[in-house]
């Protein structure tokens, strides 16, 4: 920096440095000397990874006669796989406001050029993953 994919309506301090600006872009609207942004403490639990627990699916082998059965077989254990939930805080993240709101199209509703509402898309922001 291209590409794939999944999520964005929760959640997170009245601490220290710092000292004027911040909220991707443009428009509104906002937030900031009652102190911005960046750093340090702290704190969040979205995603990977990890441990538990449930509950569904597979299971060739094994279980030194694993269990029931005359048998055929069935059924636990075991492993894996998926969902669901808890712990924990390792690896990104993340801690005003719904991605603060709209911007592009589509439907409905009211109206005079316009306004509302709803879905989708676009863009962006974060993880995974591949180049």
């Nucleotide at each position: 920096c291209u590409c794939u994919u999944a999520u964005c309506a929760a959640g997170a301090g009245a601490g220290g440095u710092g000292g004027a600006g911040g909220g991707a872009u443009a428009g509104g609207c906002c937030c900031g000397a009652u102190g911005a942004a960046a750093c340090c403490c702290g704190g969040c639990a979205a995603c990977c990874a990890g441990c538990g627990c449930a509950c569904g699916g597979a299971u060739a082998a094994c279980g030194c006669a694993g269990a029931a059965u005359c048998g055929u077989u069935u059924c636990c254990g075991u492993u894996c796989c998926g969902u669901g939930u808890g712990c924990a805080a390792g690896g990104u993240g993340c801690c005003a406001a719904u991605u603060c709101c709209u911007g592009c199209a589509a439907a409905g509703c009211g109206a005079u050029u316009c306004g509302c509402u709803u879905u989708g898309a676009a863009a962006g922001a974060u993880g995974a993953g591949a180049g």
About this RNA
The RNA shown here (SAM riboswitch aptamer (S box leader)) has 131 nucleotides and comes from Evansella caseinilytica. The organism belongs to Evansella, within Bacteria. It was read from a public genome assembly, where an Rfam model found it.